The part of an RNA shown here (large-subunit ribosomal RNA, domain I) has 595 nucleotides and comes from an Acidimicrobiales bacterium. Lineage of the source: Bacteria > Bacillati > Actinomycetota > Acidimicrobiia > Acidimicrobiales. Rfam family: Bacterial large subunit ribosomal RNA. Its family is annotated with structural constituent of ribosome and ribosome in the Gene Ontology.
[in-house]
Context: one part of a larger RNA
């Protein structure tokens, strides 16, 4: 110099751990916001950088329960000063206080700052200042006033409102909507009504009591799920797309309205011989009448059509009413019955109870030992519990050591039941007949064109939904039933509400994993959306392990000092905070070899 061992140094792989993270599951919760939200800015501690928590009453105030014997949070020690069996710290409920910006809302603005009004206190000789409140802008309601033309009507004030605005992870509904791809090119098609972007709503949204299926038998709102079915379709019949009935389950609730007709209020028109004023006589009145249009009230809500009117029957008690008096029918009221009720069909509280949830509480049974060992839970003996052999944790592996766990119990307060039950609260005419009248949601149906949608890509092309057009009818009516027609069947459209079953999880709680194990598992196990890069949308790390316990080397030496030698501690310092194990490149020492 090469190679060989060995020994150390560097390095941080590799095992072993795990606080953190994924996925899945049940169960609960699921809306916050002008009574100022998410969401931050700034402070707030005797000494106080981060985090946490809280607001000038600032790691906290007050009351109520709950446990308890310690305590003044975490990185964090350490000094000080308190606290606290007249219950401190801790947990739970309920209050109170809550600076500034943000919808931000008096004005204004480069968020987290600047400048104001009124009204009241406070201060100053006085101005200036200070403090508490109060001032945005739409939209409803109510009052006053009031143009242009008389009436109105816009418009102005004035008061009232626990009316909106702003955010939410996914879910849901609706308005727009793409390419990449695939078709082995691409242009009908496809990906996809998907990405995305707007609007809207809630704890679920959306759909809903057939103008529907279905087929000679029937079914009986809606929604989910399984099956039907990769069927029947659809398709440059390519690529590819792809249903519904029936049938099994889950769940399960039905309702109000227009219109006819009836009464009443307002406004227009009409009518003073009349008509009318429940009905019969007598007598009285006579701007009461008709008509039309809007308002409320009553009725009425259906497809074996259904109501309205008309005609007949039945109706607890009492009390009242119309122009007077009898007498009748008719209306309204109270009472009893009687029926119902708080998600829809009318609407709001209470109150008892019960069950739930938000703090707990109790809760069996094992020792020993000349063993090993630092340590015992291991080993050995000999026991005991068990509705509890789920987990953790204590110096190694513990049913009986600790915390648990099975099981059983618990609330002053608040909060929740679509549980119960009182209180309260709302309704109470039906039955028959005739089928003569009248009424069953209009620029709607249907129709022509032209588009979407449905498995239907124009295709015998029906159904639904839209735009332009034209433009019907009241049950002897209207729509379906895949062109159209008979003929039979099946709905009853053009108004509106409605719970469960069904999605999802930012969220609480509890269990699971032939899920990760610090280059993996979240970007984050750690001061992580942090450092740190960008004007800016934005992008975004790295980084865990001493030891059973700090027992974290008193002392002495050499050094300035780092750092090292002794000594000590420890089971171990080649566990010394640069700290478990410590490969490999790489650098070295020592031996040995070869030229």
């Nucleotide at each position: 110099a090469g190679c060989c061992a060995a020994u150390g140094g560097u390095g941080a792989a590799u095992g072993c751990c795990u606080u953190g993270g994924c996925g899945c599951c049940u169960a609960c919760u699921a809306c916050c916001g002008a009574u100022g939200a998410a969401g931050g800015a700034c402070g707030c501690g005797g000494g106080a950088g981060g985090c946490u928590g809280c607001g000038a009453a600032a790691a906290g105030c007050c009351a109520c329960g709950g446990u308890u014997a310690g305590c003044u949070g975490c990185c964090g020690a350490c000094c000080a000063a308190g606290c606290u069996a007249u219950g401190a710290c801790c947990c739970g409920u309920g209050g109170a206080u809550g600076u500034c910006c943000g919808a931000a809302u008096g004005g204004g603005g480069a968020a987290a700052c600047c400048c104001g009004u009124c009204a009241c206190c406070c201060g100053u000789a006085a101005u200036g200042g200070g403090g508490u409140g109060u001032c945005a802008c739409u939209c409803c309601c109510g009052c006053c006033u009031g143009a242009a033309c008389a009436c109105a009507u816009a418009g102005g004030g004035c008061g009232g409102g626990u009316a909106g605005a702003g955010g939410g992870a996914a879910c849901c509904g609706g308005g727009g909507g793409a390419a990449u791809u695939g078709a082995a090119a691409c242009a009908u098609c496809u990906c996809a009504g998907u990405a995305c972007c707007c609007c809207g709503a809630g704890g679920a949204a959306a759909a809903g009591a057939a103008u529907g299926c279905a087929a000679c038998u029937g079914c009986g709102a809606c929604u989910c799920c399984c099956u039907u079915a990769g069927u029947a379709g659809c398709g440059g019949c390519g690529a590819g797309c792809g249903a519904a009935a029936c049938g099994g389950g889950a769940a399960g609730a039905g309702c109000c309205u227009a219109a006819a007709c009836c009464u009443g209020g307002c406004a227009g028109g009409u009518g003073c011989c009349a008509a009318g004023c429940c009905u019969a006589g007598c007598g009285g009145c006579g701007u009461u009448g008709c008509c039309u249009g809007u308002c409320a009230g009553g009725g009425g809500u259906u497809g074996u059509g259904g109501g309205a009117g008309c005609a007949a029957g039945u109706g607890g008690u009492c009390c009242g009413g119309g122009c007077g008096c009898u007498a009748g029918a008719c209306c309204g009221g109270a009472c009893a019955c009687g029926g119902a009720g708080u998600u829809a069909c009318a609407a709001a509280c209470c109150u008892g109870c019960c069950g739930u949830g938000u703090a707990g509480u109790g809760g069996a049974a094992g020792c020993a030992c000349u063993c090993u060992g630092g340590a015992a839970a291991g080993g050995u003996g000999c026991g005991c519990c068990a509705a509890a052999g789920a987990g953790g944790g204590u110096a190694a592996u513990g049913g009986c050591c600790c915390c648990g766990u099975a099981c059983a119990c618990g609330a002053a307060a608040c909060a929740u039941g679509a549980g119960c039950a009182g209180g309260c609260u709302c309704c109470g005419a039906c039955u028959u007949g005739a089928u003569u009248u009248c009424c069953c949601g209009a620029g709607u149906a249907g129709c022509g064109c032209c588009g979407g949608u449905u498995c239907c890509g124009u295709g015998a092309a029906g159904g639904c939904c839209g735009g332009c057009g034209u433009g019907a009818a009241u049950c002897u009516g209207c729509g379906a039933g895949g062109a159209c027609c008979a003929c039979c069947u099946c709905g009853u459209a053009a108004g509106g509400c409605u719970a469960a079953g069904u999605a999802u999880a930012c969220g609480u709680a509890g269990g699971c994993g032939a899920c990760c194990g610090a280059u993996a598992g979240u970007g984050a196990a750690c001061u992580a959306g942090u450092a740190c890069c960008g004007u800016g949308a934005g992008g975004g790390a790295a980084a865990g392990g001493u030891g059973a316990a700090a027992a974290g080397u008193a002392c002495c030496c050499c050094g300035g000092g780092a750092g090292g030698g002794g000594a000590g501690u420890g089971a171990a310092a080649c566990a010394g905070u640069a700290c478990c194990u410590g490969a490999a490149a790489c650098c070295a020492u020592u031996g040995g070899u070869u030229u």
The sequence was found in a public genome assembly.